Transfer RNA from Bianquea renquensis, 73 nucleotides, folded computationally. RNAcentral records the identical sequence in 3 taxa. Lineage of the source: Bacteria > Bacillota > Eubacteriales > Bianqueaceae > Bianquea.
[in-house]
RNA sequence: GCGCGAAUGGCUCAAUUGGCGGAGCACUGGCUUCCCAAGCCGGGGGUUGCGGGUUCGAGUCCCGUUUCGCGCU
Numbered sequence: 001g002c003g004c005g006a007a008u009g010g011c012u013c014a015a016u017u018g019g020c021g022g023a024g025c026a027c028u029g030g031c032u033u034c035c036c037a038a039g040c041c042g043g044g045g046g047u048u049g050c051g052g053g054u055u056c057g058a059g060u061c062c063c064g065u066u067u068c069g070c071g072c073u
Base pairs, nucleotide, nucleotide: 001072002071003070004069005068006067007066010025011024012023013022019056027043028042029041030040031039049065050064051063052062053061
């Protein structure tokens, strides 16, 4: 230098053929307990790496770009 893959909440990961962005853990309020832990019922937190484009509609498709991983030279 070229090719392929990955990037989504604090962390680990989902999201079907483009059609309402979710789960577990963590955090937090309550119940329970003498207290803690465990358990149960709630709650908050997301410019889907970044910048554009296509579309009525984009995490998903297209272009550029950043970081990381793998491969080739």
Rfam family: tRNA. Rfam classes the family as a transfer RNA. Model confidence (mean pLDDT): 81 of 100.